[in-house]
RNA sequence: CUCUGGAGAGUGCUGCUUUAAGCAGCUACCCAAGGGGAAAGCCAUUUAGGUUAAACUUUCAGGUAAAAGGACAGAG
Numbered sequence: 001c002u003c004u005g006g007a008g009a010g011u012g013c014u015g016c017u018u019u020a021a022g023c024a025g026c027u028a029c030c031c032a033a034g035g036g037g038a039a040a041g042c043c044a045u046u047u048a049g050g051u052u053a054a055a056c057u058u059u060c061a062g063g064u065a066a067a068a069g070g071a072c073a074g075a076g
Stems, first nucleotide, its partner, number of pairs: 001076005010027001012026005028064003034060001035058003041051003
């Protein structure tokens, strides 16, 4: 990189527009793209510290019909 599987949570309300759809505002939620945070350990230690994760936490981002995306797993 390719293929397969892959969760959670309102197709919420209002307005604009031209059917679909899109945009804006308000509110309720979800975490498994990503980002931020920080433990043990290690280094140093006169003081202040430095380094360092996550599936934890945060909801900044993303997401709450379908589509798309999707950590992770298996195969190539």

Predicted 3D model of a 76-nucleotide RNA (Glycine riboswitch aptamer) from Neobacillus paridis. It was read from a public genome assembly, where an Rfam model found it. Its mean pLDDT, the model's own confidence on a scale to 100, is 76. The source organism's lineage runs through Bacteria, Bacillati, Caryophanales, Bacillaceae and Neobacillus.